[in-house]
RNA sequence: ACCCAGGUAGCUCAAUUGGUAGAGCAACGCAGCGAUGCGAAGGUUAAUGGUUCAAGCCCAUUCCUGGGAG
Numbered sequence: 001a002c003c004c005a006g007g008u009a010g011c012u013c014a015a016u017u018g019g020u021a022g023a024g025c026a027a028c029g030c031a032g033c034g035a036u037g038c039g040a041a042g043g044u045u046a047a048u049g050g051u052u053c054a055a056g057c058c059c060a061u062u063c064c065u066g067g068g069a070g
Base pairs, nucleotide, nucleotide: 002068003067004066005065006064007063010025011024012023013022019053028039029038030037031036046062047061048060049059050058
């Protein structure tokens, strides 16, 4: 350098045909001896540019991770 898959909350992952970004766990607050229950919070969707009324999603380039081939 080539081919494939992936990058979304602290972690593991969803998000249908492009149309309000979500769940579980952790941590935090409240209640409870405890098991546990309830609540609130947490995001520049890897980066830049483009298409579109509208982009996590489509297109281009770059970066990173894993796999394959050599």
The RNA shown here (transfer RNA) has 70 nucleotides and comes from Candidatus Taylorbacteria bacterium RIFCSPHIGHO2_12_FULL_45_16. It was read from a public genome assembly. Its mean pLDDT, the model's own confidence on a scale to 100, is 82. Rfam family: tRNA. Rfam describes the family as follows. Transfer RNA (tRNA) molecules are approximately 80 nucleotides in length.